Record summary:
This is a predicted structure of a 73-nucleotide RNA (transfer RNA) from Proteiniphilum sp. It matches the Rfam family "tRNA". By type it is a transfer RNA. Lineage of the source: Bacteria > Pseudomonadati > Bacteroidales > Dysgonomonadaceae > Proteiniphilum. The prediction has a mean pLDDT of 81. The RNAcentral record of the sequence draws on ENA.
This record gives sequence, C1' cells and structure tokens, in this order.
RNA sequence: GGGCGCAUAGAUCAGUUGGAAGAUCACCCGGCUCAUAACCGGGAGUGCAUCGGUUCGAGUCCGAUUGCGCCCA
Repeated sequence: GGGCGCAUAGAUCAGUUGGAAGAUCACCCGGCUCAUAACCGGGAGUGCAUCGGUUCGAGUCCGAUUGCGCCCA
C1' cells in the first nucleotide's frame, strides 16, 4: 500500500425481508431470612463508532472517516 470482517446498555450478545430498540448478568427498590446468598416481584437505563446519502421510514442499504482483528504485498 491492497483485500476482508467487526463496532448495539456498565459487561456479554440478539435484532433473519428496512416498519415499536431487546435478552441475560450487573446496578437500584421491595418481598423472603435472625442475617447473607439463592429465589420471587418491580424499576432506571442520555445505548446502534463518527459524518453524509438513499427512503414515507435506516441498527439494517450506499459512500467516506475512526478504532480493533485477520489475510496479501
């Protein structure tokens, strides 16, 4: 220098054909218990890497950029 992949909540990850942004753990409150854990109920989430484009509508499609990983030279 060239090619490919990945980026979604504090963490690990879903999101299939473009049509309401989710799960588990963690966190907060309550129940249970002598107490803690486990278990049960409830709650809060400034979360789609950044900037543009397409579209009635984008996490999803297109372009560029940034970061990380792999391959080629």